[in-house]
Formats: sequence, structure tokens, C1' cells
RNA sequence: GCCGGUGUAGCUCAAUAGGAAGAGCAACUGAUUUGUAAUCAGUAGAUCAAAGGUUCGAAUCCUUUUACCGGCA
Repeated sequence: GCCGGUGUAGCUCAAUAGGAAGAGCAACUGAUUUGUAAUCAGUAGAUCAAAGGUUCGAAUCCUUUUACCGGCA
């Protein structure tokens, strides 16, 4: 330099062919306990790596950029 893949909540991952983002763990609150842990119930948390475009509508499609990983030279 070329090609491919990945980037979504604090962490690990979904979202199956465009209709608007969810799970587990973690965090917080309450119940329970003499107290902690465990258990149960609930709450909050992501404008989806960035910008632009297509569309009534984009995490999803197109272009460019960026970080990481792999392959070729």
C1' cells in the first nucleotide's frame, strides 16, 4: 500500500433481509437478615465509532474518515 472483519449501556453480547434499541452481569433503591452475603421486587443508564448521502422513516443501505484485529505484498 491492497483486501476482509469488528466498533451498540460501566463490562460481555443481541437486534435475521429499513418501522426506531433489548438481555445477562455490574450500579442504585426497597423487602428479607442482629449485620454482611445470598435471594426477591423495582429503578436508572446507549441520539448505536464520526461526518455526509438515500428514504416518509437508518444501528441496519451507500460514500468518506477513524480505532482495533486478521490476511496478502
This is a predicted structure of a 73-nucleotide RNA (transfer RNA) from Candidatus Blochmanniella pennsylvanica str. BPEN. Rfam family: tRNA. Rfam's curators write: Transfer RNA (tRNA) molecules are approximately 80 nucleotides in length. The prediction has a mean pLDDT of 83. RNAcentral holds the sequence, with entries from ENA, GtRNAdb and Rfam. A source record names the gene tRNA-Thr-TGT-1-1.